[in-house]
This is a predicted structure of a 149-nucleotide RNA (glmS glucosamine-6-phosphate activated ribozyme aptamer) from Enterococcus rotai. It matches the Rfam family "glmS glucosamine-6-phosphate activated ribozyme aptamer". Its family is annotated with catalytic activity and regulation of gene expression in the Gene Ontology. NCBI's taxonomy places the organism under Bacteria, Bacillati, Bacillota, Bacilli, Enterococcus.
RNA sequence: AAUAAUGGAAUAGCGCCAGGCCUGAUUCAUCAGGUGACGAGGAGAGAGCUUAUCGAAAGAUUCGGCGGAUGGCUCUAGGGACUGCACUCUACAAGUUGGACAUAAAACAUAAUUGCAACGUUAUAACAAAAUGCCAACUACGCAGGAUA
Numbered sequence: 001a002a003u004a005a006u007g008g009a010a011u012a013g014c015g016c017c018a019g020g021c022c023u024g025a026u027u028c029a030u031c032a033g034g035u036g037a038c039g040a041g042g043a044g045a046g047a048g049c050u051u052a053u054c055g056a057a058a059g060a061u062u063c064g065g066c067g068g069a070u071g072g073c074u075c076u077a078g079g080g081a082c083u084g085c086a087c088u089c090u091a092c093a094a095g096u097u098g099g100a101c102a103u104a105a106a107a108c109a110u111a112a113u114u115g116c117a118a119c120g121u122u123a124u125a126a127c128a129a130a131a132u133g134c135c136a137a138c139u140a141c142g143c144a145g146g147a148u149a
Stems, first nucleotide, its partner, number of pairs: 014067004019063001020035006038055003045076006077090004082145004094139006109124005
């Protein structure tokens, strides 16, 4: 130094690479490498299904493939009006509308640095959108039963 074992930490635009593209060696066919999603946001009842939100960059390789994932739908169960059904939603659990709120990061540029190179890493300075939640207003007793006056 490598390998193996053990333990710990981190990671859901998360992980991986046999296609493609690129680099080097080499000499006609191989080997060794590189690239292959930039952040924000999102959770837990059970089962099943499924191509899982938002914008930035680029100007289309963030292509293509495999696996996974906090998304969505259905059913059960559960929450919401006193109860049941209907309706509606999903554990911060009724709907609609409006409002305010949020340290973006990469890219680009400059500088430094590793590597023969493709590329990679670090530093500096900006620019988003959606959503949960919060606030306000409005709407929802339809059917049956019950309670109070």